[in-house]
Context: one part of a larger RNA
RNA sequence: GGUGUUCGGUGGAUGCCUUGGCGAUGAGAGGCGACGAAGGACGUGCUACGCUGCGAUAAGCCGUGGGGAGCUGCGAAGGAGCUUUGAUCCACGGAUUUCCGAAUGGGGAAACCCACCUUCGAUAGCCGAAACUCUAAGUUCACAACGACGCAAGUCGCUGUGGAUUUGGAUUUUCGGUUAUCAAGUGAAGGUAUGAGACUUCUGAAUACAUAGGAGGUUUCAAGCGAACCCAGGGAACUGAAACAUCUAAGUACCUGGAGGAAAGGACAUCAACCGAGACUCCGCUAGUAGUGGCGAGCGAACGCGGACCAGGCCAGUCAUAAAUGUGAGACAACCAGAACCUGUCAGGAAAGCAGGGCCUCAGAGGGUGAUAGCCCCGUAUGGGUAAUGCAAACAUUUAUGCUCGAGUAAGGCGGGACACGUGAAAUCCUGUCUGAACAUGGGGGGACCACCCUCCAAGCCUAAGUACUCCUCAUCGACCGAUAGUGAACCAGUACCGUGAGGGAAAGGUGAAAAGCACCCCGACGAGGGGAGUGAAAUAGACCUGAAACCGGACACCU
Numbered sequence: 001g002g003u004g005u006u007c008g009g010u011g012g013a014u015g016c017c018u019u020g021g022c023g024a025u026g027a028g029a030g031g032c033g034a035c036g037a038a039g040g041a042c043g044u045g046c047u048a049c050g051c052u053g054c055g056a057u058a059a060g061c062c063g064u065g066g067g068g069a070g071c072u073g074c075g076a077a078g079g080a081g082c083u084u085u086g087a088u089c090c091a092c093g094g095a096u097u098u099c100c101g102a103a104u105g106g107g108g109a110a111a112c113c114c115a116c117c118u119u120c121g122a123u124a125g126c127c128g129a130a131a132c133u134c135u136a137a138g139u140u141c142a143c144a145a146c147g148a149c150g151c152a153a154g155u156c157g158c159u160g161u162g163g164a165u166u167u168g169g170a171u172u173u174u175c176g177g178u179u180a181u182c183a184a185g186u187g188a189a190g191g192u193a194u195g196a197g198a199c200u201u202c203u204g205a206a207u208a209c210a211u212a213g214g215a216g217g218u219u220u221c222a223a224g225c226g227a228a229c230c231c232a233g234g235g236a237a238c239u240g241a242a243a244c245a246u247c248u249a250a251g252u253a254c255c256u257g258g259a260g261g262a263a264a265g266g267a268c269a270u271c272a273a274c275c276g277a278g279a280c281u282c283c284g285c286u287a288g289u290a291g292u293g294g295c296g297a298g299c300g301a302a303c304g305c306g307g308a309c310c311a312g313g314c315c316a317g318u319c320a321u322a323a324a325u326g327u328g329a330g331a332c333a334a335c336c337a338g339a340a341c342c343u344g345u346c347a348g349g350a351a352a353g354c355a356g357g358g359c360c361u362c363a364g365a366g367g368g369u370g371a372u373a374g375c376c377c378c379g380u381a382u383g384g385g386u387a388a389u390g391c392a393a394a395c396a397u398u399u400a401u402g403c404u405c406g407a408g409u410a411a412g413g414c415g416g417g418a419c420a421c422g423u424g425a426a427a428u429c430c431u432g433u434c435u436g437a438a439c440a441u442g443g444g445g446g447g448a449c450c451a452c453c454c455u456c457c458a459a460g461c462c463u464a465a466g467u468a469c470u471c472c473u474c475a476u477c478g479a480c481c482g483a484u485a486g487u488g489a490a491c492c493a494g495u496a497c498c499g500u501g502a503g504g505g506a507a508a509g510g511u512g513a514a515a516a517g518c519a520c521c522c523c524g525a526c527g528a529g530g531g532g533a534g535u536g537a538a539a540u541a542g543a544c545c546u547g548a549a550a551c552c553g554g555a556c557a558c559c560u
Base pairs, nucleotide, nucleotide: 001559002558003557004556005555006554007553008552009551015545016510017509020481021480022478023477024476025475026474027473028472029470030469031225032224039100040099041098042055043054044053046078047077049075050074051073061094062093063092064091065090066089070082071081072080105114106113107112115192116191117190118189119188120187121182122181123180124179125178126177127176128175129174130173131172133170134169135168136167137166138165139164140163141162142161143160144159146157147156148155149154194222195221196220197219198218199217200216201215202214203213229260230258231257232256233255234254240247244294270277271276281308282307283306284305285304291299292298312462313461314460315406319402320401321400322399323398324397325396326395327394330391335384336383337382341357342356343355344354346353358375359374360364366378367377368376411435412434413433414432415431416430417429418428421447442457443456444455445454446453497504498503517544520532521531522530523529
């Protein structure tokens, strides 16, 4: 050094597992936003790095309901607290909600800078005004007593009480102005963008009155985000034609605008064929047929039939549509009750296994518990519950709109486009341009065109359902995956990292039933690492299940 056997190291395949994915089904929901969204920045805890939650009221505040013993989110603990006067938690409703962001007072290199207007606190002094109460004087009215006159009615005078009023003074209160101090750190709150509509104020041309225009004020609405589905305006190329130009791909991708929970379409100037049908939408046939087509590649109907669903109305109103208001059937939360099992000289670390004897079932779906549990736990079948607010069928009332059958229309010429139909014998539909009717005694269509016949009534408007989709919620399912699979992401992932940027984009799961996570001793540097001891069923389960191969080494045997 080689070969063999064996024991290890390294490595992380394989097996088993699953918190994550994928694909469906059925319901729901189908929007959020100037009442400031989506998405963020920065803060916020007793200690506080990240995630989560929340917003200077900051892992939270208030109310109502549920619930009933623990709780102060997670990694992750310590300390300090809360809670049967009902916490934590769950549901519903409300409050707060810094700064950026449509971002909207102006600016801006997002989370920053700089403004203007209005309103707002406490105490004390002075000035002014007003009000109440008290008081002095004057005027006047009513009542009572007394006196005088009078036969009486009554008149006059004086005193007292009450009311009204004028002037003056004092106290208190309120308001306004001013000064001083504090709050103070020049504070707090609200408002101030643009566009459109309505109303309104002031201005104001050519041009006299005016109008256009301009500058404001009030008020309402808009904006921005969002996965697909939908409608409209634009609109490729690769590709195929075995090249390529008409053609195809394809009215696809993509861009733009707009809307809704669906959208669009829709109540015959339709089809049909001499019989008749009767809005629209969607599906299965018709049928890869008839056609179209460098008659190449390809493209590709309709009539009719069978289904889904069905609904018709309006332009003079006892109508339709929309909105608002009111009444309000009903559906909806957290949650509650919820049957029935024990034993063992069994083996085992552990019973749900095995053995024996029982029970329940409108519940033998599923999950958990130290191995495999109908009867241990959570559940399941079934039954119950639901406040406030919100939702909501239907009905009622009110308001608004709808005003007369559709002319620069139909049709024609030229040029395009759409129709399965490429200009063709090319009807039909749309229109850039030029022309341009009739008026129900009329007009359109029936695939050039004409006649007959049949059929319908354009140039106004609305319309549920059946149909399409899934960013999202709930429930359920899978001859779907099981960590190089399944989402890129089972794990703090659109992260780390790369890139100026648009953008690209990972790797990484598993101790054990329970941390019982190795007290204590020894070597060592008060290390790393190791040896004992201890826990445990197991420590060759110690940073971890199992632990293949490549690769590396030790021991033994043989050979050289």